[in-house]
RNA sequence: CGGAGUGUCGUAUAGUGGUAUUACGCGCGAUUCGGGUUCGCGUAAUCUGGGUUCGAUUCCCAGCACUCCGA
Repeated sequence: CGGAGUGUCGUAUAGUGGUAUUACGCGCGAUUCGGGUUCGCGUAAUCUGGGUUCGAUUCCCAGCACUCCGA
C1' cells in the first nucleotide's frame, strides 16, 4: 500500500427490517449462627457519522479500532 473479516450491557455471546437473548458479574431478598451453595427479583448493551425505509442492531456509503492474507 492492496484485499478480506469482525465491532451488541463490566466480560463472553444469540439475533435478523418491527425495541434485543442467554450465561457469568453486580445490587436486593429468601435459605444459614455466619460464609459458601441454591432459589427469586432487578440492573445494565447494538463502534461513530450519514443514506434508504413508515420503521435499521440488521441493508448501503464513509470513517475509527482490532484481526487475518498478500506485497
Molecule: transfer RNA
Organism: Candidatus Moraniibacteriota bacterium